[in-house]
RNA sequence: ACAUUAUCGGAAGCCGUGUCUUCCAUAAUGG
Numbered sequence: 001a002c003a004u005u006a007u008c009g010g011a012a013g014c015c016g017u018g019u020c021u022u023c024c025a026u027a028a029u030g031g
Base pairs, nucleotide, nucleotide: 002030003029004028005027006026007025009024010023011022012021013020014018
């Protein structure tokens, strides 16, 4: 420096107001 997952977290977006998407943070796992 990278990827994935989770969060009762913060912000933004909307054909939609959500089993939503993006970014950040935190934690864990992999290598």
Molecule: Iron response element II